[in-house]
């Protein structure tokens, strides 16, 4: 130097270019219970940044930012 993969909630994952971007776990409330826990119900909480295609973008596409790996 140069190719390639990733990058969504605190974490570990999903989402054919089209519904209000979803589940475990984890956090907060209430219910239960003498107190917890387990268990019911409930809510908070994310698309790595700037453009860019397009009626519509997590999903294409470009160019940067990190993290992994292959070449030298």
């Nucleotide at each position: 130097g140069u190719c390639c993969u990733u990058a969504u909630a605190g974490c570990u994952c999903a989402a054919u270019g089209g519904a209000u971007a979803g589940a475990g776990c984890g956090c907060g409330g209430c219910c239960c219970u003498c107190c917890g826990a387990a268990g019911g119900c409930u809510g908070a909480a994310a698309u790595g940044c700037a453009g860019g295609u397009u009626c519509g973008a997590c999903u294409c596409c470009u160019g940067c930012u990190a993290a992994g790996g292959g070449c030298a």
Predicted 3D model of a 72-nucleotide RNA (transfer RNA) from a Patescibacteria group bacterium. The prediction has a mean pLDDT of 81. Rfam family: tRNA. Rfam classes the family as a transfer RNA. Lineage of the source: Bacteria > Bacteria candidate phyla. The sequence was found in a public genome assembly.